RNAcentral holds the full RNA, with entries from ENA.
A computed fold for a 705-nucleotide part of an RNA from a Candidatus Omnitrophota bacterium, annotated as large-subunit ribosomal RNA, domain II.
The coordinates come from a structure-prediction model, not an experiment, and the mean pLDDT is 84.
Its Rfam family is "Bacterial large subunit ribosomal RNA".

[in-house]
Context: one part of a larger RNA
RNA sequence: UCCGACGAGUUACUUUGUGGUGCAAGCUUAACCCCGCUGUGAAAGCACCGGGGGCAGGCGUAGCGAAAGCGAGUCCUAAUCGGGCGAACAUAAGUACCAUAUAGUAGACCCGAAGCUGAGUGAUCUAUCCAUGGUCAGCGCGAAGCUCUCCGAAAGGAGAGUGGAGGUGCGAACCCGUCAGUGUUGAAAAACUGUGGGAUGAACUGUGGAUCGGAGCGAAAGACUAAUCAAACUCAGAAAUUGCUGGUUCUCCCCGAAAUAUUUCUAGGGAUAGCCUCGGAUAAUUAAAUAGUAGGGGUAGAGUGCUGAAUGGGCUACGGGAGCAUACUAGCUUGCUGAGCCCAACCAAACUUCGAAUACUACUAUUUUUAUUCCGGGAGUAAGACAAUGGGGGCUAAGCUUCAUUGUCAAAAGGGUAUCAGCCCAGACUGUCAGCUAAGGUCCCUAAGGAUAGGCUAAGUGGUAAAGGAUGUGGAUUCACUAAAACAACCAGGAUGUUGGCUCAGAGGCAGCCAUCAUUUAAAGAGUGCGUAACAGCUCACUGGUCGAGUGAUUUCGCGCCAAAGAUGAUCGGGGCUUAAGCCUAUUACCGAAGCUGCAGAUUAGUUUUGCCUUCGGGCAAGAUUAGUGGUAGGGGAGCAUUGUCUAGUUGGUUGAAGCUGUACCGUUAGGAGCAGUGGACACUAGACAAGGGAUUAUGUCGGA
Repeated sequence: UCCGACGAGUUACUUUGUGGUGCAAGCUUAACCCCGCUGUGAAAGCACCGGGGGCAGGCGUAGCGAAAGCGAGUCCUAAUCGGGCGAACAUAAGUACCAUAUAGUAGACCCGAAGCUGAGUGAUCUAUCCAUGGUCAGCGCGAAGCUCUCCGAAAGGAGAGUGGAGGUGCGAACCCGUCAGUGUUGAAAAACUGUGGGAUGAACUGUGGAUCGGAGCGAAAGACUAAUCAAACUCAGAAAUUGCUGGUUCUCCCCGAAAUAUUUCUAGGGAUAGCCUCGGAUAAUUAAAUAGUAGGGGUAGAGUGCUGAAUGGGCUACGGGAGCAUACUAGCUUGCUGAGCCCAACCAAACUUCGAAUACUACUAUUUUUAUUCCGGGAGUAAGACAAUGGGGGCUAAGCUUCAUUGUCAAAAGGGUAUCAGCCCAGACUGUCAGCUAAGGUCCCUAAGGAUAGGCUAAGUGGUAAAGGAUGUGGAUUCACUAAAACAACCAGGAUGUUGGCUCAGAGGCAGCCAUCAUUUAAAGAGUGCGUAACAGCUCACUGGUCGAGUGAUUUCGCGCCAAAGAUGAUCGGGGCUUAAGCCUAUUACCGAAGCUGCAGAUUAGUUUUGCCUUCGGGCAAGAUUAGUGGUAGGGGAGCAUUGUCUAGUUGGUUGAAGCUGUACCGUUAGGAGCAGUGGACACUAGACAAGGGAUUAUGUCGGA
């Protein structure tokens, strides 16, 4: 991992609702007793079932008051005031049991903690200690003491020898475990190989003994206490508790959410409300949509009168600064500044002299026709996501965050977007080898136009991107030159005063500064650029000739160009496409979905016809007609299958039951038959009842492969 079996809302009591049955102003017995049948037993007896008894008790029939109590009233009160809660209304109903739904108490749908408490078991591992034993090759270093000799007045010292101390050195056994490698489903739940530390000591070790669970022991690491330690192990309380994770088993039909508000030691959990469902009641101009009428508003916009912000100009002060003048008081002036006023232009979420569209409220009308509202049972939800629009936060960042309105997804399949929950179109009851369309498309892949008419693009732009840049190209606009010959090209000229003055080594049009005149002219700058050390030289402006028709510039719109660099191989989905198969405008045909339509069928709810049955409430069957039939959480309804019990069957069965294997049949589904083989003794049908009642998932349990 697969296969098989097992595996999760149960049971008791109580509450409330719904359905049913009995009786009904009443309903009902409990324990217990008696009788009968059956079973069991030797009997006594016990047990199931049925019948009878048993008024103890319970609920209801009356309320009010804290109560005594009173009572269709009562309580407050001095009160007959006034008020609260009731009665009166006939439209007054309860009670017992069964079923079912929910809640409470219990393990309470199932599995799952870490832990807590109690009673015990452990020191054969290991920690420390006690008692008694054992072990430590060999080789070094050479303390004290002692002997001899020498020195010294002495104290004492020196040398040689002897001696053999030591938590002393090297190094086996022994103990340890430094570093590295291997091993890592190992040879091994801690080892092996090499290397390393201690090795007469606080050494190592045998045997016996002592101390333990909030306790021991610890040269102290929270270490160790039997492969377990920030509190051992075993059993019990015990099915501890868990707002957390996982799982929770057959089918079909009807409806169908939420991810919000308030509150919460609350934020991934709850409570109440909102939204869903089921039942009952209400039928009223209740609800919704549209139209009209009447409203209030202060948003968008706009505006700048107010509040504030803010640019330029003008004017201005018993404002400032500066200057002049001055004995003082006073004064004069202003290329400055400047509150304020005026003019022009601009701005505001916390500005408004103004002011929409929407939205909201009321009334009226029309349409839908109960969609509204109320009461009661059952929920789930309270992590939302993206898109569009209006805002806040952020960087007018985020597949960001937080509000509001709407949509889709969530809980929605189908078509389009190559692929793609949240985008566009559109909401799947079933079938159909019929038709029409939506979005989007119509050269081939690929269903449908190489469609029609007119333009644009040359960049494969289309088929990513900005500032910025450019004789790309098409349209429009305005201006200038031009048959008195423009623009371009070619031929020719482009001079003189003069090398202007200054500067400078030089400065002669052309390093730089100043000026920039005049003459001759068809025209020619005191010079546009190259050039020289400076000149020279080439050239331009400007002019004439040749030629013969447009030329130059501004503004603006359309489509293009450059700007344009990424990591495995490229690409618009691909092929491929250029008066397109690209872009713009207009037209027309077609394709295209589970949309709409046709035909056939199923089913739900309502209305209705006929027939049958009826406990007169209604039910069943066959039609007609209207509206439906996507669906998670969830609510409601109807069924299938399994095991067993009871009743019934003139039921089946060794002439072959159940089970198993195969199979082309039936049913809308869960499912159900028939037949054949196998098998070898029990089954089936109908109605009712009772559940240990349905498994692809729980790192489920057990068995097998």